[in-house]
RNA sequence: CGAGUUUUCUGAAUGGCCGCAGGCAUAAGCCGAAAGGCUGUGCGUGAGGAAAGUCCGGGCUCCACAGGGCAAGGAUAACGGGUAACGCCCGCCGAUGGCGACAUCAGGACGAGUGCAACAGAAAUAGACCGCCGCUGCUCGCAGCGGUAAGGGUGGAAAGGCGGUGUAAGAGACCACCUGGCGGAUUGGCGACAGUUCGCUGCUGUAAACUCUAUUCGGAGCAACACCGUGGAGGGGAACAUAGAUCGGCCCGGUCUCCCCGAGGAGGUGGCUGGAGCGGUAUGGCAACGUAUCGCCUAGAUAGAUGGCCAUUUUUAACAGAAUCCGGCUUAUAGGAAAACUCGUCAC
RNA sequence: GCGGGUGUAGUUCAAUGGCAGAACACUAGCUUCCCAAGCUAGAUACGUGGGUUCGAUUCCCAUCACCCGCUCCA
Numbered sequence: 001c002g003a004g005u006u007u008u009c010u011g012a013a014u015g016g017c018c019g020c021a022g023g024c025a026u027a028a029g030c031c032g033a034a035a036g037g038c039u040g041u042g043c044g045u046g047a048g049g050a051a052a053g054u055c056c057g058g059g060c061u062c063c064a065c066a067g068g069g070c071a072a073g074g075a076u077a078a079c080g081g082g083u084a085a086c087g088c089c090c091g092c093c094g095a096u097g098g099c100g101a102c103a104u105c106a107g108g109a110c111g112a113g114u115g116c117a118a119c120a121g122a123a124a125u126a127g128a129c130c131g132c133c134g135c136u137g138c139u140c141g142c143a144g145c146g147g148u149a150a151g152g153g154u155g156g157a158a159a160g161g162c163g164g165u166g167u168a169a170g171a172g173a174c175c176a177c178c179u180g181g182c183g184g185a186u187u188g189g190c191g192a193c194a195g196u197u198c199g200c201u202g203c204u205g206u207a208a209a210c211u212c213u214a215u216u217c218g219g220a221g222c223a224a225c226a227c228c229g230u231g232g233a234g235g236g237g238a239a240c241a242u243a244g245a246u247c248g249g250c251c252c253g254g255u256c257u258c259c260c261c262g263a264g265g266a267g268g269u270g271g272c273u274g275g276a277g278c279g280g281u282a283u284g285g286c287a288a289c290g291u292a293u294c295g296c297c298u299a300g301a302u303a304g305a306u307g308g309c310c311a312u313u314u315u316u317a318a319c320a321g322a323a324u325c326c327g328g329c330u331u332a333u334a335g336g337a338a339a340a341c342u343c344g345u346c347a348c
Numbered sequence: 349g350c351g352g353g354u355g356u357a358g359u360u361c362a363a364u365g366g367c368a369g370a371a372c373a374c375u376a377g378c379u380u381c382c383c384a385a386g387c388u389a390g391a392u393a394c395g396u397g398g399g400u401u402c403g404a405u406u407c408c409c410a411u412c413a414c415c416c417g418c419u420c421c422a
Stems, first nucleotide, its partner, number of pairs: 001344010012313007020046002023043004028039004048319001052330002055328005060221004073217005079091004093107001094105004108212002113210002115206003129152002131148008160178002163175003179202010225270004230422003235261003243257005277296008349418007358372004366402001374390005395411005
């Protein structure tokens, strides 16, 4: 210098004027008996890294529940740690990919049982189509019977690989080496696991198929929920006297209204934002993170507030906007900045 | 805002992990003097991107679009 890998930060800035929402103050105006309310004025605050998707985990509220267990259904899956908790994060192991920095993994079990493996191929969990070899027969190069998984061909997958021994031809049938699996011993590690060595062994794949094993989960959600609360319909009570309406041709009779009660409920208030909070310093830890101390307060609406204009700089500015609150994940994102590392080339 | 569900041809719906089909519609031809009906033939699709698997419309994850519920009435 070029090509990359990983992580982190930022998300136009400054000033002026006008406007909007919430808070505090108010000696001004109006309303009100007052408490107070409205308007005005002053001060200060006012969207995000994802506020998004609503995919996980919690706080909170209501319902169910003495406590425990079983079943059904869901979720998770190497090991160690972090955390309030998690399916998240950190470290580490194994496998795969990459020259490498590094990245990805739903990463338990098909040596419990069941299912599936289309087409092709002779044969798909078991095997003889061609080929090779032996025997028999005869029309003498064909047929029949048998052996054989070394070779051919099909497939995603064909029963370890290579060399030798062996044989009629062959074959882990046997041997040496290599390789996969299982078990034992031993060394290192908290552990997953790795190394060495001995013995046995050659077993198809699929659980994001049913299933089994281990762990774990009660349900619903702030339009939850609590309080205040007008009218109608509906519910309960009182009354069955009177009156009215209605069913009915009329009487009797039935129902409703007028009286009382509570629940739901338009609307209002709370829930609502000071919290597993943010920043600095010190310290423990490889890290995630923890501990101590100091400082800070930073939206809270209910048809829903962030906008407009001007000036300067500049790359002419992306994705996008709170609605119960936190911790994560995922997805969208113009441009800019920083740190560590890898490979290649050149120079010293 | 919270919760739930669905995406297959132009439309309405099927399909057990193994060649994606039906009805109506569309196009062309036959039939008719012409049209309709009828007959024959044809074209057209698994919302998108990854993963599991030999193989995915189907199983899993993410994403996009659409629909429904959350009120006895004012």

Predicted 3D model of RNase P RNA and transfer RNA as a complex of 422 nucleotides.
Rfam match: Bacterial RNase P class A.